[in-house]
This is a predicted structure of a 102-nucleotide RNA (Glycine riboswitch aptamer) from Pseudorhodoplanes sp. It was read from a public genome assembly, where an Rfam model found it. The coordinates come from a structure-prediction model, not an experiment, and the mean pLDDT is 79.
């Protein structure tokens, strides 16, 4: 110095599942003399149904072993999510830092 590999950052890609439903507040539009009504958007509180790839938890092939254990895209669904947006395991590229080994 390079390879391998780990953490962090940037860029790109990135699935699944109700734009469900009830109540309520607000904003806009329409109608109306007015009360009110309707539609759309959105916040909050519920109901039922669902998804798994933030996180979390459980088990396993396997690894390790004196003891304590480690371990998934599997399972669970606490959390999160179910138009768009955001997020997203994981993958690629770049930058920086670092351990073993070659």
């Nucleotide at each position: 110095g390079c390879g391998c590999u780990g953490c962090g950052a940037g860029c790109g890609g990135g699935a699944g599942a109700g734009a469900c439903u009830g109540g309520u507040a607000c904003g806009c539009a329409u109608u109306a003399a007015g009360c009110g009504a309707u539609g759309c958007g959105c916040g909050c509180c519920g109901g039922c149904g669902c998804c798994g790839a933030a996180g979390g938890a459980g088990c396993a092939a396997c690894c390790a072993c004196c003891c304590c254990g480690g371990a998934a895209u599997c399972u669970c669904u606490c959390a999160g999510g179910c138009a768009a947006a955001a997020g997203a395991a994981c993958c690629g590229c770049u930058c920086a830092c670092g351990a073993c080994c070659g």